A computed fold for a 524-nucleotide part of an RNA from an uncultured bacterium, annotated as small-subunit ribosomal RNA, 5' domain. The RNAcentral record of the full RNA draws on ENA, Greengenes and SILVA.
[in-house]
Context: one part of a larger RNA
RNA sequence: GGAUGAACGCUGGCGGCGUGCUUAACACAUGCAAGUCGAACGAAGCGCGCGGAAGGAAGGCCUUCGGGCCGGAGAGCCGCGGGACUGAGUGGCGGACGGGUGAGUAAUGCGUGGGCAACCUGCCCCGUACAGGGGGAUAACAGCCGGAAACGGCUGCUAAUACCGCAUAAGCGCACAGCGCCGCAUGGCGCGGUGUGAAAAGCUCCGGCGGUACGGGAGGGGCCCGCGUCUGAUUAGGCAGUUGGCGGGGCAGCGGCCCACCAAACCGACGAUCAGUAGCCGGCCUGAGAGGGCGGCCGGCCACAUUGGGACUGAGACACGGCCCAAACUCCUGCGGGAGGCAGCAGUGGGGAAUAUUGCACAAUGGGGGAAACCCUGAUGCAGCGACGCCGCGUGAGCGAAGAAGUAUUUCGGUAUGUAAAGCUCUAUCAGCAGGGAAGAAAAAAAUGACGGUACCUGAGUAAGAAGCACCGGCUAAAUACGUGCCAGCAGCCGCGGUAAUACGUAUGGUGCAAGCGUUAUCC
Numbered sequence: 001g002g003a004u005g006a007a008c009g010c011u012g013g014c015g016g017c018g019u020g021c022u023u024a025a026c027a028c029a030u031g032c033a034a035g036u037c038g039a040a041c042g043a044a045g046c047g048c049g050c051g052g053a054a055g056g057a058a059g060g061c062c063u064u065c066g067g068g069c070c071g072g073a074g075a076g077c078c079g080c081g082g083g084a085c086u087g088a089g090u091g092g093c094g095g096a097c098g099g100g101u102g103a104g105u106a107a108u109g110c111g112u113g114g115g116c117a118a119c120c121u122g123c124c125c126c127g128u129a130c131a132g133g134g135g136g137a138u139a140a141c142a143g144c145c146g147g148a149a150a151c152g153g154c155u156g157c158u159a160a161u162a163c164c165g166c167a168u169a170a171g172c173g174c175a176c177a178g179c180g181c182c183g184c185a186u187g188g189c190g191c192g193g194u195g196u197g198a199a200a201a202g203c204u205c206c207g208g209c210g211g212u213a214c215g216g217g218a219g220g221g222g223c224c225c226g227c228g229u230c231u232g233a234u235u236a237g238g239c240a241g242u243u244g245g246c247g248g249g250g251c252a253g254c255g256g257c258c259c260a261c262c263a264a265a266c267c268g269a270c271g272a273u274c275a276g277u278a279g280c281c282g283g284c285c286u287g288a289g290a291g292g293g294c295g296g297c298c299g300g301c302c303a304c305a306u307u308g309g310g311a312c313u314g315a316g317a318c319a320c321g322g323c324c325c326a327a328a329c330u331c332c333u334g335c336g337g338g339a340g341g342c343a344g345c346a347g348u349g350g351g352g353a354a355u356a357u358u359g360c361a362c363a364a365u366g367g368g369g370g371a372a373a374c375c376c377u378g379a380u381g382c383a384g385c386g387a388c389g390c391c392g393c394g395u396g397a398g399c400g401a402a403g404a405a406g407u408a409u410u411u412c413g414g415u416a417u418g419u420a421a422a423g424c425u426c427u428a429u430c431a432g433c434a435g436g437g438a439a440g441a442a443a444a445a446a447a448u449g450a451c452g453g454u455a456c457c458u459g460a461g462u463a464a465g466a467a468g469c470a471c472c473g474g475c476u477a478a479a480u481a482c483g484u485g486c487c488a489g490c491a492g493c494c495g496c497g498g499u500a501a502u503a504c505g506u507a508u509g510g511u512g513c514a515a516g517c518g519u520u521a522u523c524c
Base pairs, nucleotide, nucleotide: 001524002523003522004521006520007519008518009517010516013393014392015391016390017389018388019386020385021351026349027348028347030346031345032344035093036092037091040090041089044086045085046083048081049080050079051078052077059070060069061068062067100304101303102302109229110228111227112226113225114224115223116222119221120220121219124217125216126215127214128213129212130211132166134164135163141156142155143154144153145152146151172197173196174195175194176193178191179190180189181188182187202209203208230276231275232274237267238266242264243263244262245261247259248258249257279301280300281299282298283294284293285292286291306327307326308325309324310323329340330339331338332337357383359382360381361380365379366377367376368375369374396426397425398424399423406417407416408415409414430465433459434458435457436456440451468513469512470511471510472509473494474493475492479508480507481506482505483504489496490495
């Protein structure tokens, strides 16, 4: 000198774009952050229409005033139809994405280059073929029972694109034998044969939307290998499923991943092991470069979700807002037992030098569900707060010497502040006021904007509302006066201060930068 997710002191006009718990992966009140489908299904409720039974109002007629006859409403009940209706339940898809954090991890990670003849893949796209015929349940619901609650039990009924047999099925799976071609080994591909095994679901507004099997694709993932990836030897030996083999189990698949048996190997001064530190990268800062430092925002990968362990479901998880167990903590309790997990968005306490709103909207982009309408979306788009950073703009411009007053200084003549002010003449950027007013939104048209009456345009109109901070001994640009008297103090280094201090404090003046200026911390 440059740089920063900065902080502190003094000061502070506007705008744009960014950015904002680096500390306690500390604890969390409250709200929201993942739902959706009635075009899979049964029942219930609500509202509408039609029908029915019981019942009998208003009204009318008669009356001997006691009543009699006709009449048939509203509400309620039952049944049927139908609904852009409602929430619960069965079922489907999605909750494995998106969002957060950096604890752990020095390699099961990451980066880079390869391999899989050792693998998987829901939704999507292409192709081939198929969807025949049955069955038994169970939530909901009803009744009873237990419990303070959370929740649960028993009995009975019912539906499905829920569940289970049967049929059919190839170029699919498995077993056996064979032929051809190919390969870096295990082996791979193709073609026949025999035996054997396994499918399906319907809904519909009639347009479609779905279902099953197999092959291919796209995208996504899994595993393996080479190389690279901080410090310490004041850590020198480490290791028992350890190293390898044979056989098996398990897995999508390879593998000591797991197991039985056999062998005694394997790693290590080319630094094993141990200890410390740390998420890695694209990148960022600095530097002429080589290099050094860093990994915040954004993007990719990984790991984690109070701590530890475990599996279930599923195409995919060992699953942040799923489940089970243990532990700590918090809460409820009728003391028997239960509930919870902000490292999602806001917000609170705490810690700290220090880091924001319990905001608006799904209008756009994107995501989930749905045939769609649409619903959900603290992703996202915006707004709010903070000079935290970068960038831009303004705080006026021209003329103006009697060089006014004031202030400081003085050798008392003057000198400086200083064209500075006043005064005259202009201008109106920003802020303020008034009028107009977007793009972002569209694929036939229409409708649809949180931001936002924002950006922007126009007009009127006043110099009005807008400058500070540090420094002035040398390094280093800028000096005088007074006060103080080794005191009070300054200080990055050298060093100043003990009676004339350009070095302390104040004033005037000056220098530098400027909505900032200094200081501190850290890196080059």